[in-house]
RNA sequence: GGGAGGCUAUCAGCGCCAGGCCCCGGAAGGGGCGACGAGGGAUGGCGGCGAUCGAAAGACUCGGCGGAUGCUGCCACGGUCCCGGCGGAUCGACAGGAAGAAAGCAAAAAGCAGAAUCGACACUGUAACAGAGGUUCUUCCGUCGCCGGAA
Numbered sequence: 001g002g003g004a005g006g007c008u009a010u011c012a013g014c015g016c017c018a019g020g021c022c023c024c025g026g027a028a029g030g031g032g033c034g035a036c037g038a039g040g041g042a043u044g045g046c047g048g049c050g051a052u053c054g055a056a057a058g059a060c061u062c063g064g065c066g067g068a069u070g071c072u073g074c075c076a077c078g079g080u081c082c083c084g085g086c087g088g089a090u091c092g093a094c095a096g097g098a099a100g101a102a103a104g105c106a107a108a109a110a111g112c113a114g115a116a117u118c119g120a121c122a123c124u125g126u127a128a129c130a131g132a133g134g135u136u137c138u139u140c141c142g143u144c145g146c147c148g149g150a151a
Base pairs, nucleotide, nucleotide: 014066015065016064017063019062020033021032022031023030024029036054037053038052043076044075045074046073047072048071049070077092078091079090080089081088082149083148084147085146086145087144096141097140098139099138100137101136102135111126112125113124114123
């Protein structure tokens, strides 16, 4: 390093591989690569689309198949709009929206070193650096209608 069985944990940039690329081999054939983290499990159901953010290196992160926590329409449920009902608006148990600002936050490829292999690949150690989301602050917009109550 490979194989079998068992247990545990983790994982949806996740799984797979007919093109492509790489390695071994005279050939036959065999082996390998093919998404780096952050964020995300919608309240539930059905349907549609086929998924956010960025990454000193540019990244085959090409191409294809499948899946998916993404987006969206409808319905139901729930929160807010003083209370109840009906309607409406808006959102999803962190339960209004938008804009701006601030703080804070990553890993890997590459390099170097190590060990293994015929080799590609994969593995281990090592440094640095994001944006979205979320948080805080500011500003703007919204915070409704009817009936009955409460004050």

This is a predicted structure of a 151-nucleotide RNA (glmS glucosamine-6-phosphate activated ribozyme aptamer). Rfam family: glmS glucosamine-6-phosphate activated ribozyme aptamer. From the family's description: This entry contains a glucosamine-6-phosphate activated ribozyme that is found in the mRNA for GlmS. GlmS is an enzyme that uses fructose-6-phosphate and glutamine to generate glucosamine-6-phosphate. The ribozyme catalyses self cleavage of the glmS mRNA that is thought to regulate GlmS activity. For this family Rfam cites "Backbone and nucleobase contacts to glucosamine-6-phosphate in the glmS ribozyme" (Jansen et al., Nat Struct Mol Biol, 2006). The sequence was found by an Rfam model in a public genome assembly. The prediction has a mean pLDDT of 75. The model forms 84% of the base pairs in the Rfam consensus.